[in-house]
RNA sequence: CGGCCCGUAGCUUAACGGAAGAGCCCCCGGCUGAUAACCGGGAGGUGGCGGUUCGACUCCUCCCGGGCCGACCA
Numbered sequence: 001c002g003g004c005c006c007g008u009a010g011c012u013u014a015a016c017g018g019a020a021g022a023g024c025c026c027c028c029g030g031c032u033g034a035u036a037a038c039c040g041g042g043a044g045g046u047g048g049c050g051g052u053u054c055g056a057c058u059c060c061u062c063c064c065g066g067g068c069c070g071a072c073c074a
Stems, first nucleotide, its partner, number of pairs: 001070007010024004018054001026042005047063002050060002
C1' cells in the first nucleotide's frame, strides 16, 4: 500500500429492507429462618458523518477500531 472479514446492552450474541430481541450481569419484588437456586418486574444498545429508500442493524461512499492474507521495505 492492496484485498477480505468483523463492530448491536457491561459481557456473549439474534434480527428477510417493514415495531431492535434473548441469555448472563445489575436493580426492585416474591419465595426461604437466611443464602443460593427458582419465579415476577425493571434499567440498559445498532462505532461515526453522509447517501439511497415511503421505510436502513441490514444497501452505497468516506472515516474510526479490531482480525486475517498478500505486497513493499529491511
The RNA shown here (transfer RNA) has 74 nucleotides and comes from a Planctomycetota bacterium. It was read from a public genome assembly. The organism belongs to Planctomycetota, within Bacteria. Its Rfam family is "tRNA". The family's RNA type in Rfam is transfer RNA. The prediction has a mean pLDDT of 84.